Context: one part of a larger RNA
RNA sequence: UGUAGAAAACUGAAAGGACUAGACCCUAGUACGAGAGGACUGGGGAAAGCAAAUCUCUGGUGAAACGAUUGUUAUACCAAUAGCAUCGUCGUGUAGCUAAAUUUGUAAUAAAUAAUCGCUGAAAGCAUCUAAGCGAGAAAUUAACCUUAAAACUAGUUUUUGUAUAAUUGUAAUAGAUGAUUACAUUGAUAGGCUUGAAGUGCAAGAAUUGUGAAAUUUUUAGCUGACAAGUACUAAAAACAAUUUAGA
Numbered sequence: 001u002g003u004a005g006a007a008a009a010c011u012g013a014a015a016g017g018a019c020u021a022g023a024c025c026c027u028a029g030u031a032c033g034a035g036a037g038g039a040c041u042g043g044g045g046a047a048a049g050c051a052a053a054u055c056u057c058u059g060g061u062g063a064a065a066c067g068a069u070u071g072u073u074a075u076a077c078c079a080a081u082a083g084c085a086u087c088g089u090c091g092u093g094u095a096g097c098u099a100a101a102u103u104u105g106u107a108a109u110a111a112a113u114a115a116u117c118g119c120u121g122a123a124a125g126c127a128u129c130u131a132a133g134c135g136a137g138a139a140a141u142u143a144a145c146c147u148u149a150a151a152a153c154u155a156g157u158u159u160u161u162g163u164a165u166a167a168u169u170g171u172a173a174u175a176g177a178u179g180a181u182u183a184c185a186u187u188g189a190u191a192g193g194c195u196u197g198a199a200g201u202g203c204a205a206g207a208a209u210u211g212u213g214a215a216a217u218u219u220u221u222a223g224c225u226g227a228c229a230a231g232u233a234c235u236a237a238a239a240a241c242a243a244u245u246u247a248g249a
Base pairs, nucleotide, nucleotide: 005161006160007159008158009157010156014148015147016146017145020048024044025043026042032037049106050105051104052103053102054101058099059098060097061096065092066091067090068089069088070085071084072083073082074081075080109143110142111141116136117135118134119133165247169185170184171183172182173181190236191235192234193232194231195230196229197228199225200224201223206219207218208217209216210215
């Protein structure tokens, strides 16, 4: 694009995914066996493999969040800062991302069957699972479970609305290469800012006191702070006028 308005909720033809393995314990030292030894079956089930999701916990990262510190340059000097040196080096570390972390699944069941094992049973007075007929039976098959799914052209169904739309534009993210998707656009918390908090760092600057001094103590569990949360229209999602236009109705 189509399915001839728009919005919402469904059906499920069909397709894909998944399907592993199991120590050990009980049944039971039972059946069996002279003994040695030692089950079928049924129940429970650790650890593992594989897969998916997630970041509460444990960790990793966290390129400029905080602090420590070396050399050097600059702000006249002291002090305090800033630049450069692999982020200069080092110690921590929020959000996000992430695995080694966490959670969940890999289940129960049914149907029809394979090999195989049977019942009844003739042809063939016997025998025979088979010729008629009736059963049991597998991680495979079909369902069941998870996902996609009306472009399934046989283009489905239901509800609402009753002439209503969508796109374009802007602020953005639970989205993202770009389209697309999603939230919002003043009748507004969409983003930024601000305030408060969370969280991180670890006790700022200045001043005073003590000490010859390096420093210490007090003010001070301070000061600073990217991504987090809430609040708040301060800023930006603007207003006015005019002219139009695309698809649809």